RNAcentral holds the full RNA, with entries from ENA and SILVA. Large-subunit ribosomal RNA, domain IV from uncultured gamma proteobacterium EB000_65A11, 354 nucleotides, folded computationally. The prediction has a mean pLDDT of 88.
[in-house]
Context: one part of a larger RNA
RNA sequence: CUCGGGUGAAGGAACUAGGCAAAAUGGCACCGUAACUUCGGGAGAAGGUGCGCCGGUUUUGGUGAUGGGACUUGCUCCCUAAGCCGAGGCCGGUCGAAGAUACCAGGCCGCUGCGACUGUUUAUUAAAAACACAGCACUCUGCAAACACGUAAGUGGACGUAUAGGGUGUGACGCCUGCCCGGUGCCGGAAGGUUAAUUGAUGGGGUUAUUCUUCGGAAGAAGCUCUUGAUCGAAGCCCCGGUAAACGGCGGCCGUAACUAUAACGGUCCUAAGGUAGCGAAAUUCCUUGUCGGGUAAGUUCCGACCUGCACGAAUGGCGUAACGAUGGCGGCACUGUCUCCACCCGAGACUCA
Numbered sequence: 001c002u003c004g005g006g007u008g009a010a011g012g013a014a015c016u017a018g019g020c021a022a023a024a025u026g027g028c029a030c031c032g033u034a035a036c037u038u039c040g041g042g043a044g045a046a047g048g049u050g051c052g053c054c055g056g057u058u059u060u061g062g063u064g065a066u067g068g069g070a071c072u073u074g075c076u077c078c079c080u081a082a083g084c085c086g087a088g089g090c091c092g093g094u095c096g097a098a099g100a101u102a103c104c105a106g107g108c109c110g111c112u113g114c115g116a117c118u119g120u121u122u123a124u125u126a127a128a129a130a131c132a133c134a135g136c137a138c139u140c141u142g143c144a145a146a147c148a149c150g151u152a153a154g155u156g157g158a159c160g161u162a163u164a165g166g167g168u169g170u171g172a173c174g175c176c177u178g179c180c181c182g183g184u185g186c187c188g189g190a191a192g193g194u195u196a197a198u199u200g201a202u203g204g205g206g207u208u209a210u211u212c213u214u215c216g217g218a219a220g221a222a223g224c225u226c227u228u229g230a231u232c233g234a235a236g237c238c239c240c241g242g243u244a245a246a247c248g249g250c251g252g253c254c255g256u257a258a259c260u261a262u263a264a265c266g267g268u269c270c271u272a273a274g275g276u277a278g279c280g281a282a283a284u285u286c287c288u289u290g291u292c293g294g295g296u297a298a299g300u301u302c303c304g305a306c307c308u309g310c311a312c313g314a315a316u317g318g319c320g321u322a323a324c325g326a327u328g329g330c331g332g333c334a335c336u337g338u339c340u341c342c343a344c345c346c347g348a349g350a351c352u353c354a
Stems, first nucleotide, its partner, number of pairs: 001349008010340002014338001019335001027051005036041001038172001052094012067079004071074001095099001107333007114325002119131002135170007147156003173320004178250003183247002185243005192238003203227005210219003251269005278312001279309001290306005
């Protein structure tokens, strides 16, 4: 020096990112117990008192010797109650520094974020605010169901049948969940436009039996062939509606009140509609350690407000919320070698020597 253990004057978190670690609390009985609350809880809240041993006395549970009585003479019934084994109460005494004497054996309280809760998770750096959850909502599915696996046969769904099953989102509970259907998606509609395979009208080209000829060539039916593509033609798309607990979205500028400031009010532009309730420097606030209040001698954190929301906002849920949490932040009491500031002791190593 490393590891394990112990003690410590005075102070008591001054340590530190942070009370990490350690200390403290700890049992049983009784007294007593706040806010809040979903009336169950919170709660072992908090905070107190008692606790050994000996003697006496008393209450009581079990067992029940002995003695007595009764008759129906029995493995009977009734009364009595010693001794022994427990469980309490009261009074007195007594020892130690200390009586839950060792081991064992909750620290507690307050404010707040997040998540309702018990649960689940990164086997081997993350246990959480992540996942799940009961509850809520939308949507699909009429049964040979939807959906999923499989080339298929077939199987699951389900030996179920819409109070069922699948998918998606949200996430107990309470109060609620505003406006926008222009875009995208989905659902419905079928008049019109467009449109595939199909059909092959029409026109054009090639070839030439034949005809004409100035003998060079020219015209050219049918057939065959190359091409053109009229007409017919569903869904889809265009189109017309609906739908946001579907994907999503939810403005700008200017002026105005008898101090100033501000703007209930007015004007104007744009939009599908311009953010409602609630919350708000927030797990979201850049400027920012915003400003004010509280707590501290001193507080970039914390709590309460304000609202100027860079860039909250309503099931990508909003705001609350008792209980719960090896959860995040802040404060207090107790306690301590965390520290001021280290010292000593007991062991195991390392090290030196053998």